Predicted 3D model of a 172-nucleotide RNA (FMN riboswitch aptamer (RFN element)) from Planococcus sp. CPCC 101016. The source organism's lineage runs through Bacteria, Bacilli, Caryophanales, Caryophanaceae and Planococcus. The prediction has a mean pLDDT of 81. The model forms 100% of the base pairs in the Rfam consensus.
[in-house]
RNA sequence: CUAAUUCUUCGGGGCAAGGUGAAAUUCCUUACCGGCGGUGAGCAGGCAACUGCAAGUCCGUGACCCGGUUGGGCGAAUGCAGGCAUAGGCCACUAUGCUAUGAGGCGCCCAAGCGGUGGAGCUGGUGAAAUUCCGGCACCGACAGUUACAGUCUGGAUGGGAGAAGAAUUCA
Numbered sequence: 001c002u003a004a005u006u007c008u009u010c011g012g013g014g015c016a017a018g019g020u021g022a023a024a025u026u027c028c029u030u031a032c033c034g035g036c037g038g039u040g041a042g043c044a045g046g047c048a049a050c051u052g053c054a055a056g057u058c059c060g061u062g063a064c065c066c067g068g069u070u071g072g073g074c075g076a077a078u079g080c081a082g083g084c085a086u087a088g089g090c091c092a093c094u095a096u097g098c099u100a101u102g103a104g105g106c107g108c109c110c111a112a113g114c115g116g117u118g119g120a121g122c123u124g125g126u127g128a129a130a131u132u133c134c135g136g137c138a139c140c141g142a143c144a145g146u147u148a149c150a151g152u153c154u155g156g157a158u159g160g161g162a163g164a165a166g167a168a169u170u171c172a
Base pairs, nucleotide, nucleotide: 003170004169005168006167007166008165009164010163017029018028019027031152032151033141034140035061036060037059038058042053043052044051045050056139057138065116066115067114069112070111071110072109073108074107075106080102081101082099083098084097085096086095087094088093121137122136123135124134125133143155144154145153
């Protein structure tokens, strides 16, 4: 330094001012915000090697929601298998009753990993090259709740999480 395993820590921002109204941080004017990885011609630092920052709308990805798979737990039912009893028997078994031990299916919960769904950018400039730089003008934002419609309030969430940093062990 690389890989694998384990562990620890970290891991989301935002309605100021005004209008209408019985009521709105939800409507209207205006304001404000932009997860994570990648790309990136810019900027900053350094003698240099190099380092840091740099896209909400590009390429991926996470949270919410939906679906199925595997494993585990619990529950109710079921007499298929097993067990027990009784009766019959040609001694192979058969019938009836009882019994939730096993299998299968059903419902709920938990975990793992998989799939689906899931918003938005044009234009002018520079240039060899830019949807990333510079200028201008646009656009987007889960679910549930609410005295009235929410990117910004409250809630699920002291949750989950893409990932980031670090440590230990092992192998080369």